[in-house]
RNA sequence: ACAGCAAGCCAUCUUAUCGCCGCGAAUUUAUUCGGGGAGGAAAGUCCGGGCAACGCAGAGCAUCCUACUUCCUAACGGGAAGGGGCUGUUUUGGAGACGAAACAGCUACAGCAAGUGCCACAGAAAAUUACCGCCUGCAGCAUGCAGGUAAGGGUGAAAAGGUGCGGUAAGAGCGCACCAGCGGCUGGGUGACCAUUCCGGCUGGGUAAACCUUAGGAGUUGAAAGACCAAAUAGGCUGGCAGCGCCUCGCUUCGGCGGGGCUAAGGGCUGCUCGUCCGAUGUCAGUGGGUAGGUCGAUGGAGCCUGUGCGCGAGUGCAGGCCUAGAUAAAUGAUAAGACGCACGCCUCCGGGCGUAGCGACAGAACCCGGCUUACAGGCUUGCUGUUAAA
RNA sequence: CGGGGUGUAGCGUAGCCUGGUAUCGCGCCAGCAUGGGGUGCUGGAGGUCGUGGGUUCGAAUCCCGCCACUCCGA
Numbered sequence: 001a002c003a004g005c006a007a008g009c010c011a012u013c014u015u016a017u018c019g020c021c022g023c024g025a026a027u028u029u030a031u032u033c034g035g036g037g038a039g040g041a042a043a044g045u046c047c048g049g050g051c052a053a054c055g056c057a058g059a060g061c062a063u064c065c066u067a068c069u070u071c072c073u074a075a076c077g078g079g080a081a082g083g084g085g086c087u088g089u090u091u092u093g094g095a096g097a098c099g100a101a102a103c104a105g106c107u108a109c110a111g112c113a114a115g116u117g118c119c120a121c122a123g124a125a126a127a128u129u130a131c132c133g134c135c136u137g138c139a140g141c142a143u144g145c146a147g148g149u150a151a152g153g154g155u156g157a158a159a160a161g162g163u164g165c166g167g168u169a170a171g172a173g174c175g176c177a178c179c180a181g182c183g184g185c186u187g188g189g190u191g192a193c194c195a196u197u198c199c200g201g202c203u204g205g206g207u208a209a210a211c212c213u214u215a216g217g218a219g220u221u222g223a224a225a226g227a228c229c230a231a232a233u234a235g236g237c238u239g240g241c242a243g244c245g246c247c248u249c250g251c252u253u254c255g256g257c258g259g260g261g262c263u264a265a266g267g268g269c270u271g272c273u274c275g276u277c278c279g280a281u282g283u284c285a286g287u288g289g290g291u292a293g294g295u296c297g298a299u300g301g302a303g304c305c306u307g308u309g310c311g312c313g314a315g316u317g318c319a320g321g322c323c324u325a326g327a328u329a330a331a332u333g334a335u336a337a338g339a340c341g342c343a344c345g346c347c348u349c350c351g352g353g354c355g356u357a358g359c360g361a362c363a364g365a366a367c368c369c370g371g372c373u374u375a376c377a378g379g380c381u382u383g384c385u386g387u388u389a390a391a
Numbered sequence: 392c393g394g395g396g397u398g399u400a401g402c403g404u405a406g407c408c409u410g411g412u413a414u415c416g417c418g419c420c421a422g423c424a425u426g427g428g429g430u431g432c433u434g435g436a437g438g439u440c441g442u443g444g445g446u447u448c449g450a451a452u453c454c455c456g457c458c459a460c461u462c463c464g465a
Stems, first nucleotide, its partner, number of pairs: 001387010012339007020037002023034005039362001043373002046371005051222004063218005068082005083109001084107010110213002115211002117207003131153002133149007161179006180203002182200003186195003226296004236287007245262007266278004303322008340360003343356005392464007401417003411448001419435006441457005
C1' cells in the first nucleotide's frame, strides 16, 4: 500500500420557487407574518416496562416462561464484568496414559449420581450383556455340555476408566505406582468456582431444544385501553293542554284510574272508491341514558447535549444549557441550480482538469419508552489476519 | 392494533405429537396387449421437505431467527 473479517460512528449538503401538516401572533375572518416538521432502524411486533380499565383476604393445583455467577436497570428472555466448557493455532513437559502456557474464536451453561422412556441399522450385548477367543471341570477325542473371564477380535455415533508393573488356571481396581474423573477435609473468593498436600478403589455410557424434577417469575385485557362534552330521529320518564265511542274485569276518595277486547271517530296501504290492516289518543314543554360527531388520553420524557465526581464496565450522582413531528384516510413533497462522493469516458505538463438530461442505499412515525432481531449504497475511525515492496 | 394456522415431486396429500432409507393418488417416461387411439397390465424417473442457524451419533419431525401465503377478532 492492497485485500478480507469484526466492532463503532455518519448515513448527502446548500440556495431559490411552488406546495403540504401542526403551533404562535396580527387583523380586513381568510389572509399575512414568524417559527417547527421522520429513523438508525420509524420495520418485524420478538421480549420488558410506563399508562388505563376491570379483578383481587390468603393459600394450593393446572398452564406458560426463564435457567453458570455477581452486578446494571423502572423492568427484561436485554446489557456489563467474571467463572467453567468447547474448537483452532503456536510453543512445551512426560517412556506412556495424559498434561502445561500464550493468543484468537464460540458457548440456550440447573439436574440423567431422583424416577420413567428412548438409543434405527449393525452388533453377543445399547446397560445386571458372553458371538468368536482365553481358562477350568466332565463326557469325549476334527467335538459337545456346565462354569469362570471383559485382557484380545469384530460391530457401532457411542462398549462398561487409562498407562505400566505385579498377580492369576485364564483374567479382572484383584493389589500397587502414576494419569483422568467423582466424593470428603482444609484454605482462598461476595459468588460461579479455584488450589497444594492428604483421605476414600468410589469409576454410576448418551439423551431433559424427551417426559419430568428443582428454583424463580407471570391476575386479565390493550389507545378501537379509557375519561369528558354531546346533535337530528325514534324510544323511556315527568308535567301542562285538548280528546277519551261501545263491551267486560279489577280498584276507587265516585271525579276517575288500570288490564283485556270490539269498530263506528281517526290513521296507513294509492290521488279517489272498494277491500284490507292498525286503532282510541294527540300535542307542547322539560329531562335521563345513549348514537353520529367532537375534546382529552397524545407527545416535557426512566428526554437530549456539555462539563465533572464515582465505578474495570454496563451505568449512576451533581451542575449548567436546550425544547426537538404529533396526523386520524393520515403532512414531512416537487422542480431548478450549485457543491460533495462514486462509476464510466476523454485529455494531461501526472499535480489534475473536462464531460455524462449517469448513480447516491435500506426504508418511512401513529400512545410512549428500554432492548433484541432483520434490511442497508457509500464514507470515516479502531483492532486483527493475509499478500507484496522497502528498511 | 391483537391473535392463530400453513409451506413436502408438475398438482393434491400422508408422515411431524412419540427423531432413524419420505407415503399415496393423478400426471410424466418406457415396454407389452390393439390395424391405430382410448383403456388395461408391467416397470421406471422425478424431492434444496419455504429459508438460515442450533440441539443430537442422526432433524421433514425438536428449538431459535427470517420469508411467503392464509384465516379470525375489534
Molecule: RNase P RNA; transfer RNA
Organism: Pontibacter cellulosilyticus